Record summary: Transfer RNA from a Planctomycetota bacterium, 74 nucleotides, folded computationally. Lineage of the source: Bacteria > Pseudomonadati > Planctomycetota. Rfam family: tRNA. The family's RNA type in Rfam is transfer RNA. The prediction has a mean pLDDT of 82.

RNA sequence: GCGUCGUUAGCUCACGUUGGCAGAGCGGCUGGCUUCCAACCAGCAGGUAGCCGGUUCGACACCGGCACGACGCU
Repeated sequence: GCGUCGUUAGCUCACGUUGGCAGAGCGGCUGGCUUCCAACCAGCAGGUAGCCGGUUCGACACCGGCACGACGCU
C1' cells in the first nucleotide's frame, strides 16, 4: 500500500438479506418475597446505531469518503 470482516444500551451481542416506531441476556434502579442477605418474581431507566456526505417520502440497513479494531496479502 491492497483486500475481507467488524464498529448498535455500562458489558456481550441480535436485528440488517424484504428500507417503514431499535431489541435480548447480563449489569443498574424500584417494589414484592425473606428476621436479614442471596436466589426467585414484577416493574422501570438506559442507545443522535463510529464520524461526514449521498440516494429515498422515509436509512442501523443501500452508495461514497474518513476514523478505529481484527485477520490476510504485498